Annotation
Small-subunit ribosomal RNA, central domain from an uncultured prokaryote, 349 nucleotides, folded computationally. The RNAcentral record of the full RNA draws on ENA. It matches the Rfam family "Bacterial small subunit ribosomal RNA". Gene Ontology terms of the family: ribosome and structural constituent of ribosome.
Context: one part of a larger RNA
RNA sequence: CUGGGCGUAAAGAGUACGUAGGUGGUUAAAUCAGUCGGAUGUGAAAGCCCCGGGCUCAACCUGGGAACUGCAUUUUGAACUGGCAAGCUAGAGUACUGUAGAGGGUGGUGGAAUUUCCAGUGUAGCGGUGAAAUGCGUAGAGAUUGGAAGGAACAUCAGUGGCGAAGGCGGCCACCUGGACAGAUACUGACGCUGAGGAACGAAAGCGUGGGGAGCAAACAGGAUUAGAUACCCUGGUAGUCCACGCCGUAAACGAUGUCAACUAGCUGUCUGUGGACUUGAUCCGUGGGUAGCGCAGCUAACGCAUUAAGUUGACCGCCUGGGGAGUACGGCCGCAAGGUUAAAACUC
Numbered sequence: 001c002u003g004g005g006c007g008u009a010a011a012g013a014g015u016a017c018g019u020a021g022g023u024g025g026u027u028a029a030a031u032c033a034g035u036c037g038g039a040u041g042u043g044a045a046a047g048c049c050c051c052g053g054g055c056u057c058a059a060c061c062u063g064g065g066a067a068c069u070g071c072a073u074u075u076u077g078a079a080c081u082g083g084c085a086a087g088c089u090a091g092a093g094u095a096c097u098g099u100a101g102a103g104g105g106u107g108g109u110g111g112a113a114u115u116u117c118c119a120g121u122g123u124a125g126c127g128g129u130g131a132a133a134u135g136c137g138u139a140g141a142g143a144u145u146g147g148a149a150g151g152a153a154c155a156u157c158a159g160u161g162g163c164g165a166a167g168g169c170g171g172c173c174a175c176c177u178g179g180a181c182a183g184a185u186a187c188u189g190a191c192g193c194u195g196a197g198g199a200a201c202g203a204a205a206g207c208g209u210g211g212g213g214a215g216c217a218a219a220c221a222g223g224a225u226u227a228g229a230u231a232c233c234c235u236g237g238u239a240g241u242c243c244a245c246g247c248c249g250u251a252a253a254c255g256a257u258g259u260c261a262a263c264u265a266g267c268u269g270u271c272u273g274u275g276g277a278c279u280u281g282a283u284c285c286g287u288g289g290g291u292a293g294c295g296c297a298g299c300u301a302a303c304g305c306a307u308u309a310a311g312u313u314g315a316c317c318g319c320c321u322g323g324g325g326a327g328u329a330c331g332g333c334c335g336c337a338a339g340g341u342u343a344a345a346a347c348u349c
Base pairs, nucleotide, nucleotide: 003321004320005319006318007303008302012317014201015200017198021194022193023192025088026087027086031082033081034080037075038074039073040072041071042070049065050064051063052062053061054060091191092188093187094186095185096183097182098181099180103177104176105175106174107173108172109171110154115149116148117147118146119145120144121143125136126135162169163168206247207246208245209244210243211242215241216240220236221235222234223233258316259315260314261313262312263311266294267293268292269291270290271289272288273287274286275285276284277283278281298305299304322349323348324347331342332341333340334339
């Protein structure tokens, strides 16, 4: 390489969009590039293979044949693929009416709680722990009542509930805005799928500039513990956490399971549409789209998966190829930096 694989053994890119490319529904025509057949030419000789011959045999030499699976020209056929032209509606999309939702953005607004400040009452403790101490407090703390300020987060509802491509999204109100689903018609007419590069989004931490700073809290300081304790526990506490703008581009970014389509027993719960029936009910029977639990066939090394597949197939992409060295070095690209990305070898077992 041909292969064989990728839930947990090495392996699905964090996610979607989309360029090239690959691939592609249905009908009848015409074409003949691919494809099938025929013919002609060519495919040097030697070698390989087959049948003979010559050295006593063999190796070796030698005659003939076959083969050279290829290429070119010409010709037949037209099922399939392609290209051309014409249709179709089952894929895809548009229009219409509705539905559910923490989907996104902006602005406003509410209450509880923590903290601080002011004032009142009031007196000796408070706080913290396994036990303590550091710490706070007679300059009046803690407790309690009233008031004020400010920041951050939204208890209950809340749910193997919902929405989103993923990251993720949760008080309430308004505005702007994306997607999904259902129903019944009409329209477009394959417009589809995937997607190397590319470009977009992308938790937390981190970085830059300017704000903000209640609580929490890396670093740091102190108190304990301990043989030691650069920790676990305690008292403090700065970056940060919050906002705006700009970077970073990584995570056990996980369902450790790429996207799309078709097919293949069922049962149960739940969310959200919609239709019908009557006996109008906490009713019954259907039919869509999600999300969970079980389970057959099948698959799997087993665990398990099982119409939301890890089953049976197709299309396209990504990735793996013994462990360590190493996701490292060097180089390139990106970044303010931190670093990211691409990515070896020697050596060793």